A computed fold for a 73-nucleotide RNA from Oceanobacillus sp. J11TS1, annotated as transfer RNA.
[in-house]
RNA sequence: GCUGGCGUAGCACAGUUGGUAGUGCGCAUCACUCGUAAUGAUGAGGUCGGAGGUUCGAACCCUCUCGCCAGCA
Numbered sequence: 001g002c003u004g005g006c007g008u009a010g011c012a013c014a015g016u017u018g019g020u021a022g023u024g025c026g027c028a029u030c031a032c033u034c035g036u037a038a039u040g041a042u043g044a045g046g047u048c049g050g051a052g053g054u055u056c057g058a059a060c061c062c063u064c065u066c067g068c069c070a071g072c073a
Stems, first nucleotide, its partner, number of pairs: 001072007010025004019056001027043005049065005
């Protein structure tokens, strides 16, 4: 330099005919308990790496760009 993959909540990830952003763990509150853990219930937390474009509508399609990983040279 070229090619491919990945980037979504604090962490690990799901989400593909474009149409309300989710799960587990963690966190907070409550219940239960003499108390803790466990368990159960409820809740908070995200402008989907960034910018632009297409579209009535984009995490998803297109372009550029940043970071990480791999391959080729």
The source organism's lineage runs through Bacteria, Bacillota, Bacilli, Bacillaceae and Oceanobacillus. The sequence is in RNAcentral, with records from Rfam. Its mean pLDDT, the model's own confidence on a scale to 100, is 82. Rfam family: tRNA. The family's RNA type in Rfam is transfer RNA.